[in-house]
RNA sequence: UUCUCGCCCGCGGGAGAGCCCGGGGUCAGACCCGGCGCCGAAGGAGCAACGACCCGGAAACUCUCAGGCAAACGGACCGCGACGCGUUGG
Numbered sequence: 001u002u003c004u005c006g007c008c009c010g011c012g013g014g015a016g017a018g019c020c021c022g023g024g025g026u027c028a029g030a031c032c033c034g035g036c037g038c039c040g041a042a043g044g045a046g047c048a049a050c051g052a053c054c055c056g057g058a059a060a061c062u063c064u065c066a067g068g069c070a071a072a073c074g075g076a077c078c079g080c081g082a083c084g085c086g087u088u089g090g
Base pairs, nucleotide, nucleotide: 005086006085007084009081010080011079012078013077018036020035021034022033023032024031037069038068039067043065044063045062046061050056051055
């Protein structure tokens, strides 16, 4: 100095499942408490092959602790852009 990848930042896209029942609260809502049902794509946990085997061990699989079940927010992940940092190679 260049390239690749990752992270941070900005923009766009982005699913599922209750706007259920009782009580409180409010002008009406939001919201709070209890109950029942449900969802997976924040986070978290579990494991097959395999290995050096009381252990380690991936996911969009499984669980549903947390979270969520009108909209909004959030949202794994995807696309684009830009600066910086880090990593690998030349």
Model confidence (mean pLDDT): 76 of 100.
Predicted 3D model of a 90-nucleotide RNA (Glycine riboswitch aptamer) from Pseudooctadecabacter sp.
Rfam family: Glycine riboswitch aptamer. Rfam's curators write: This family represents the bacterial glycine riboswitch.